[in-house]
RNA sequence: UAGUGUUAAUGGCAAACCCGUCGAAAGGCGGGGACGCAAAGCUUCCGGUCUAAAGGCUUAGUCUAUGACAGCGGGGUUGCCACC
Numbered sequence: 001u002a003g004u005g006u007u008a009a010u011g012g013c014a015a016a017c018c019c020g021u022c023g024a025a026a027g028g029c030g031g032g033g034a035c036g037c038a039a040a041g042c043u044u045c046c047g048g049u050c051u052a053a054a055g056g057c058u059u060a061g062u063c064u065a066u067g068a069c070a071g072c073g074g075g076g077u078u079g080c081c082a083c084c
Stems, first nucleotide, its partner, number of pairs: 003083003012037002017032006035071001041077003045074003048069003055063003
C1' cells in the first nucleotide's frame, strides 16, 4: 500500500418512541432513549423511494421537484484495530 474481516481490544454512531423546535408536508435540528450498524463517517454523481406548498390539468381529484431520504442500493472519498 492492497486485500479480508470483527476472533480480540480501544472505542464510535444511534432506529422506533417521548419532549421541544423549524417546515405546507416529506423530513430536519436539540435533549432523552437503544433497534441495530465494520464505515449507520462525509458526499445527491447514478438508480430508487417519500412529500406536493407553488404551478398545471380532464378539478369531490390528478400530474409534477426546484423539497426530502446517506439507517434503500450503487459510485466517490476519509478513518480505527486485527490477520494475511

The RNA shown here (c-di-GMP-I riboswitch aptamer) has 84 nucleotides and comes from a Pseudomonadota bacterium. NCBI's taxonomy places the organism under Bacteria, Pseudomonadati, Pseudomonadota. It was read from a public genome assembly, where an Rfam model found it.